This record gives sequence, C1' cells and structure tokens, in this order.
RNA sequence: GCGCCGGUAGUCUAGCCUGGUAGGACAGUACCCUGCCACGGUACUAACCCGGGUUCAAAUCCCGGCCGGCGCA
Repeated sequence: GCGCCGGUAGUCUAGCCUGGUAGGACAGUACCCUGCCACGGUACUAACCCGGGUUCAAAUCCCGGCCGGCGCA
C1' cells in the first nucleotide's frame, strides 16, 4: 500500500443481509421483601466511532475518514 472483519449505555452483547418504537445480561439509583445483609421482585437512569449522501424515515444502504484485529505484498 491492497483486501476482509469489527466499532451500539460504565462492561459484555442482539438488531444491520430484508431501513420504520434501539432490546437483553451485568453494573448503578429508588422502592418492596428481610430483625440486618445477601438472594429475589418492581420501576428508573444510561448507548448506535466521526463527517457527508440517498430517503418521508438510516444503527441498518452508499461515499470518505478514524480506531482495533486478521490476511496479502
């Protein structure tokens, strides 16, 4: 330099092909439960790597970048 794969709450991850309310687990906060803690239950907080394009609508499709991994040279 070229190609491929990946980047989503504090952490891990689903969704992307086939555009339409961003979901789950852990963590956090509040409450319930308990003599207290733990366990368990309910509710809440919190995320699409960046810029542009297409579209009524983009995490998803297209283009360009950044970061990480793998391969080729």

Model confidence (mean pLDDT): 84 of 100. Transfer RNA from a Candidatus Micrarchaeota archaeon, 73 nucleotides, folded computationally. It matches the Rfam family "tRNA". From the family's description: Transfer RNA (tRNA) molecules are approximately 80 nucleotides in length.